[in-house]
Context: one part of a larger RNA
RNA sequence: CGUAGGAAAUUUGUGGAGGCCUGUCCUUAGUACGAGAGGACCGGGACGGACGAACCUCUGGUGUGCCAGUUGUACCGCCAGGUGCAUGGCUGGUUGGCUACGUUCGGGAAGGAUAACCGCUGAAAGCAUCUAAGCGGGAAGCCUGCUUCGAGAUGAGAUUUCCAACCCCACUUGUUGGGGGUGAGGUGUCCUAUAGAUUAUGGGUUUGAUAGGCCGGGUAUGGAAGCAUCGUGAGGUGUGGAGUUGACUGGUACUAAUACGCCGAUCA
Numbered sequence: 001c002g003u004a005g006g007a008a009a010u011u012u013g014u015g016g017a018g019g020c021c022u023g024u025c026c027u028u029a030g031u032a033c034g035a036g037a038g039g040a041c042c043g044g045g046a047c048g049g050a051c052g053a054a055c056c057u058c059u060g061g062u063g064u065g066c067c068a069g070u071u072g073u074a075c076c077g078c079c080a081g082g083u084g085c086a087u088g089g090c091u092g093g094u095u096g097g098c099u100a101c102g103u104u105c106g107g108g109a110a111g112g113a114u115a116a117c118c119g120c121u122g123a124a125a126g127c128a129u130c131u132a133a134g135c136g137g138g139a140a141g142c143c144u145g146c147u148u149c150g151a152g153a154u155g156a157g158a159u160u161u162c163c164a165a166c167c168c169c170a171c172u173u174g175u176u177g178g179g180g181g182u183g184a185g186g187u188g189u190c191c192u193a194u195a196g197a198u199u200a201u202g203g204g205u206u207u208g209a210u211a212g213g214c215c216g217g218g219u220a221u222g223g224a225a226g227c228a229u230c231g232u233g234a235g236g237u238g239u240g241g242a243g244u245u246g247a248c249u250g251g252u253a254c255u256a257a258u259a260c261g262c263c264g265a266u267c268a
Stems, first nucleotide, its partner, number of pairs: 001152001004175001005163007015149004021049007033038001051106005059100004066093005071086006110144003117137004166180005171174001185263004190204004210256003213252005220244002226239005
């Protein structure tokens, strides 16, 4: 821009893409078959490999504003307690998130038309013949079935709901030009995350829990500081599952989302 008004949702599916894999073992059955050696079809079940998708309950990984321990040095006047720097100084653990080495699931059933091939009836050609007319069966392959995109499918589809069917002027009198109004909805700005390079997408914008703060809980770490006490001391013990705690969870308008702008529609 189009889809003959403007919007918000929900859809149909012409068509496109993906997927389609495979092994071993048990049983049927040491049966059919075979002199024996050997050894099935058909059918039923179990466990896998590779591949793919989703997810984070578990097991691990990661963790640079979480917790603890610890070395050197500098500083906070000293002690104590801390902070900076040294690869986050090093070491042990670790919430959310993201992940695989983790978990769950998938390849299917079924239908249709067929290939090679196997048949029925059957002439040409009194026989025979699956074929010439006609009718069956038949594959991991083909078309469906499963997942997904999808009406620019210009053949531009469908359904539901919302808004509007207005006023004035001009002439070249018409799907004309200009001005005004109404107004669904959209959007800018702003707070943001389940989204993200930017944009876009989703949520929110005081009629508010959107983000931060604060409060409660959870999780993690693992016993804070101070004081008391025991020990000559390094240290130990008590107060006390202590203190601290990023992303998690519930609440609470304390802070910031104020105010406002812009776009926005029919002739018949």
The part of an RNA shown here (large-subunit ribosomal RNA, domain VI) has 268 nucleotides and comes from Brevibacterium antiquum. It matches the Rfam family "Bacterial large subunit ribosomal RNA". Taxonomically the source falls in Brevibacterium (Bacteria, Actinomycetota, Actinomycetes, Micrococcales).